[in-house]
C1' cells in the first nucleotide's frame, strides 16, 4: 500500500416565516375560554414488550407436592436469561468468533432414508470347515465389500480351518489411584484395568439454585349530579286532619351524613442519573471530591416552507468551481438496568496477516 477482525462516537447546522402542546405574566369574560409576549419542548434505539428492578396495591404461620425459570468455573450488580475474566469443545495462518457447555454408568424411550445389522443383539455378499457337490443345506467368523450423520479402536505381529484384544508390541482413548499446580471449572506427570460399553435430555426425566398475584388505566385524595338515611317544621309554599283559628302530621324544603360517579388534583420526573480528576480491581464495577443535567402531555404538541451552509453521490470542467440529487430507522406516555430488532451516511481507537522500501 492492501485485506482482515473488534470497540468507541455523531447521526445534519443557522436563520426567517408559518403552525403546534405545558408552563409564566398581561388583558378581555359571570365561566368555559380567547388574544398577545416570553420559556422550554424526543431517542440511539423513545421501538419490540423478550427478560431483570423500583414503586403502588392485595394475599402471606410453616412445610410439601405440582409448575415455571436457570443450567462450565469465579467474580460484578438493586436484579437478570446481562456484563467481566477464566476453562473446555469447535472455525480461522492469526487478531479473532461460536457454543441450548449440568447428568447418557439412576431408570424409561427413539434414531428417518440407506444398509444384513441402528446397541448387547444380529449374517447380505465374502472367507473358512463338513454333507452333499454347478444349484443347496448345517456350522464357524465383524478380518475384506458395500450403506449410512453414526457400524462396535487403529496398525503390524503370534495365533487359527478361516478368524476375533483370544494373546502380544505400539498408537489413540476411557475408568480407577497416586502426587503435583489452580479459590474453581480444569489441567500436568506417574501407574493399573484389554476396560474400548455408540448418539440423543431444544425426549421423558434426574440433581442443584432460584421463583406470591396484579399492574400508574398500580394506587391516593377533593369532590358535583342523582339515588338513600337521619333530623327539623325556625323561613316560605301546598296537602291533610273538623266548617273556621291555633296546634298537630306529611310533602316539597332546609340542614346533615353517606357511598365515591363524573370531574379536579397528587403519584409525575433528581435519578440504582451522567462526565472529569483520583483510588482499588487483569477487567466488569465501586469509592471519594467536583462539576452538570429545563418534555411531562392525557385521543395525546414536539411540524412544514423558503434561503445560506455542511456530509455524502453522479455528472460536467478553462482545477478556480458549477449543475442535478440527497439525510434514513423511528418516534416519549411512571421510571431505571439489559437483550433484540431496524438504520442514509460519516468520523475515530487498538488488533491480526500479506506485499513493498528503509
Nucleotide at each position: 500500500g492492501g485485506g482482515g477482525u473488534u470497540g468507541g462516537c455523531c447521526a445534519g447546522g443557522c436563520a426567517a416565516u408559518c403552525g403546534c402542546g405545558u408552563c409564566g405574566c398581561u388583558g378581555c369574560g359571570c365561566a368555559a375560554g380567547c388574544a398577545g409576549c416570553g420559556c422550554c419542548g424526543a431517542g440511539g434505539a423513545a421501538c419490540g414488550u423478550c427478560c431483570g428492578g423500583g414503586c403502588u396495591c392485595c394475599c402471606c404461620a410453616g412445610a410439601g407436592c405440582a409448575g415455571g425459570a436457570u443450567g462450565g468455573u469465579g467474580g460484578g450488580u438493586a436484579a437478570c436469561a446481562c456484563c467481566c475474566a477464566c476453562c473446555c469443545g469447535g472455525a480461522g495462518u492469526a487478531a479473532u468468533c461460536c457454543g441450548c457447555g449440568a447428568g447418557a454408568u439412576a431408570g424409561u424411550g427413539c434414531c428417518a432414508c440407506a444398509g444384513a445389522a441402528a446397541a448387547u443383539a444380529g449374517a447380505c455378499c465374502g472367507c473358512c470347515c463338513g454333507g452333499u457337490u454347478u444349484u443347496c443345506c448345517g456350522g464357524g467368523u465383524a478380518a475384506g465389500g458395500g450403506u449410512g450423520a453414526a457400524a462396535c479402536g487403529g496398525u503390524g505381529g503370534u495365533g487359527u480351518a478361516a478368524g476375533a484384544g483370544a494373546c502380544c508390541a505400539c498408537c489413540a482413548g476411557a475408568g480407577g489411584u497416586u502426587u503435583g499446580g489452580g479459590u474453581g471449572a480444569c489441567c500436568a506427570a506417574a501407574u493399573c484395568u484389554g476396560c474400548u460399553u455408540g448418539g440423543u435430555a431444544a425426549a421423558c426425566c434426574u440433581c442443584a439454585u432460584c421463583c406470591g398475584g396484579a399492574g400508574c388505566a398500580a394506587g391516593g385524595u377533593c369532590a358535583a349530579a342523582c339515588a338513600g338515611a337521619c333530623a327539623c317544621c325556625c323561613a316560605u309554599c301546598a296537602g291533610g286532619u273538623u266548617g273556621c283559628u291555633c296546634g298537630c302530621c306529611u310533602g316539597a324544603g332546609u340542614g346533615u351524613c353517606g357511598g365515591g360517579u363524573a370531574g379536579g388534583c397528587c403519584g409525575c420526573u433528581a435519578g440504582a442519573g451522567g462526565g472529569a480528576u483520583c483510588u482499588g480491581g487483569u477487567a466488569a464495577c465501586a469509592g471519594c471530591u467536583c462539576c452538570c443535567c429545563g418534555a411531562g402531555a392525557a385521543a395525546g404538541a414536539u411540524g412544514a416552507u423558503u434561503g445560506c451552509c455542511c456530509a455524502c453521490g453522479g455528472g460536467g470542467u478553462u482545477c478556480g468551481c458549477c449543475c442535478c440529487g440527497g439525510g434514513a430507522c423511528a418516534g416519549a406516555a411512571c421510571c431505571c438496568g439489559g437483550c433484540g430488532u431496524a438504520u442514509c451516511g460519516g468520523c475515530u481507537g487498538g488488533c491480526c496477516c500479506c506485499c513493498u522500501c528503509c
Molecule: Bacterial RNase P class A
Organism: Microbacteriaceae bacterium